[in-house]
Context: one part of a larger RNA
RNA sequence: AGCGCAGGGUGGAUGCCUUGGCACUAAGAGCCGAUGAAAGACGUGAUAAGCUGCGAUAAGCUGCGGUAAGGAGCAAAUAUCCAUUGACCCGCAGAUUUCUGAAUGGGGAAACCCACAUGAGAACACCUCAUGUAUCCAUACGCCAAUCCAUAACGUAUGGAGGGGAACCCGGUGAACUGAAACAUCUAAGUAGCCGGAGGAAGAGAAAGAAACAUCGAUUCCGUAAGUAGCGGCGAGCGAACGCGGAAGAGCCCAAACCAUGGUGCGUGCACCAUGGGGUUCGGACUGCAUAAUUGAUUCAAUGAUCCUAGCAGAAUGGUUUUGGGAAAGCCAGCCAAAGAGGGUGAAAGCCCCGUAAGCGAAAGGAAAGUUGACAUGGCAGGAUCCAGAGUACAUCGAGACACGUGGAACCUUGAUGGAAGGAGCGGGGACCACCCCGUAAGGCUAAAUACUACUUAGUGACCGAUAGCGCAUAGUACUGUGAAGGAAAGGUGAAAAGGACCCCGGGAGGGGAGUGAAAGAGAACCUGAAACCCUGUGUUU
Numbered sequence: 001a002g003c004g005c006a007g008g009g010u011g012g013a014u015g016c017c018u019u020g021g022c023a024c025u026a027a028g029a030g031c032c033g034a035u036g037a038a039a040g041a042c043g044u045g046a047u048a049a050g051c052u053g054c055g056a057u058a059a060g061c062u063g064c065g066g067u068a069a070g071g072a073g074c075a076a077a078u079a080u081c082c083a084u085u086g087a088c089c090c091g092c093a094g095a096u097u098u099c100u101g102a103a104u105g106g107g108g109a110a111a112c113c114c115a116c117a118u119g120a121g122a123a124c125a126c127c128u129c130a131u132g133u134a135u136c137c138a139u140a141c142g143c144c145a146a147u148c149c150a151u152a153a154c155g156u157a158u159g160g161a162g163g164g165g166a167a168c169c170c171g172g173u174g175a176a177c178u179g180a181a182a183c184a185u186c187u188a189a190g191u192a193g194c195c196g197g198a199g200g201a202a203g204a205g206a207a208a209g210a211a212a213c214a215u216c217g218a219u220u221c222c223g224u225a226a227g228u229a230g231c232g233g234c235g236a237g238c239g240a241a242c243g244c245g246g247a248a249g250a251g252c253c254c255a256a257a258c259c260a261u262g263g264u265g266c267g268u269g270c271a272c273c274a275u276g277g278g279g280u281u282c283g284g285a286c287u288g289c290a291u292a293a294u295u296g297a298u299u300c301a302a303u304g305a306u307c308c309u310a311g312c313a314g315a316a317u318g319g320u321u322u323u324g325g326g327a328a329a330g331c332c333a334g335c336c337a338a339a340g341a342g343g344g345u346g347a348a349a350g351c352c353c354c355g356u357a358a359g360c361g362a363a364a365g366g367a368a369a370g371u372u373g374a375c376a377u378g379g380c381a382g383g384a385u386c387c388a389g390a391g392u393a394c395a396u397c398g399a400g401a402c403a404c405g406u407g408g409a410a411c412c413u414u415g416a417u418g419g420a421a422g423g424a425g426c427g428g429g430g431a432c433c434a435c436c437c438c439g440u441a442a443g444g445c446u447a448a449a450u451a452c453u454a455c456u457u458a459g460u461g462a463c464c465g466a467u468a469g470c471g472c473a474u475a476g477u478a479c480u481g482u483g484a485a486g487g488a489a490a491g492g493u494g495a496a497a498a499g500g501a502c503c504c505c506g507g508g509a510g511g512g513g514a515g516u517g518a519a520a521g522a523g524a525a526c527c528u529g530a531a532a533c534c535c536u537g538u539g540u541u542u
Stems, first nucleotide, its partner, number of pairs: 001541009015527001016492002020464002022461007029453002031164002039100003042055003046078001050074002061094006070082003105114003115133007135161008168199001169197005179186001183233001209216002220247005230238002251445003254389001258277009283387003286382004295376002299374005306367004311360002317333004322329001334351002336340001342354003394418007404430001425440005479486002499526001502513004
């Protein structure tokens, strides 16, 4: 030195565990903000670095409920306090709530600096405190320039807006990789990205519809029709509708005609405006006759079953000189069960603890079907006259969007240029024309069925178990980067600290005794403790 055997060290695999995740289900809730949000800075404790809570009233103040013996968070220890005159804790409602931040008196390198006006403090000034002072929009009023009247501008008051938010929604703008086995029309895709806006949903929505000679009767969503009809360098690909079956169901309001009141303009008999009535498509006004049933998602008020936001109560087991450190295990003998879900307790507990089943409960706040009242709504006939949304419909040119790529290309939207009719009207039925049928554009509102889950509650898993599962058993921390941004590692003593008094060696680290413990080969570098790697002893070979 090699090879064995044995024993150690190192290391942290494996096993077991779970405080944390992941996915989903059922309910709820679904916006917050100038009454200053979200997000932060700085403070705040007897001692206080971090987290949590809170805000100069600062781990808190007040009231009302619940609960009941302890309490002063994580978090030990000491000190000092609080508490059956009810503390702590839980719920509801209030008070306080520094500074930054839309940040809004002005400024600014966020958490800082500097003001003005009015009021208060014995008070003109100084000082302190309180309140107000941004911009834009709307409405009302005031005052007013070039410029005579006027207007712009300016000012005051009142109201609103501004910013944030996980996904969902609507609108604007809008790629490329890719596919076509290359690539240009096409595709990816109206996707990603960016911008604007809204809500708990949004959007759509009460036929100028769909159909086909029969009819249906707002919208939305699902299934089917159907990968059909079609579109398509007829390539790659894209891809309906009618009809049928379901979910849910709800319809309304203006403009105008006409009437009344008031006003304005000038051409003095016309036009216009405002307010109120009227009226809304099986049309209406107008004229005549009636004037109540009904309905109300919508408007207001009262009431309100029930539910939510703390809780209460809750059955039934003992023995054992078995094993063990420990009984919930074994053995023996019982009991409850509308409760044998689950968790904990020194191993494995229906009957020890918390719970579980079935019940019960609210001073206060919230949700809420329904009920009542107010208020609104509301009929029939006639057919003379009047009304029924204009730079609109439509045409041409250019685009977009429709499953539909210009095609025979309708329908829908509209950039440019033209530009109607007037209900005997007008639009549609996939070029266009006729007949026939359907509807009534150019104003508006509308619940439910549908989408999503940052959030709350309850629960589930042939989901993970610390290189897994979220990046995080917690951390957007440490650290990196000028910055946008990137972004970790790290769990386990024991049933209980009983965390090793005391003695010895040593400067210490560390160790040897002693003691605790079932175990210390569980000693905090702490469960188990694999391998690589490093030693020691011994056998053997050279």
About this RNA
A computed fold for a 542-nucleotide part of an RNA from a metagenome, annotated as large-subunit ribosomal RNA, domain I. RNAcentral holds the full RNA, with entries from SILVA.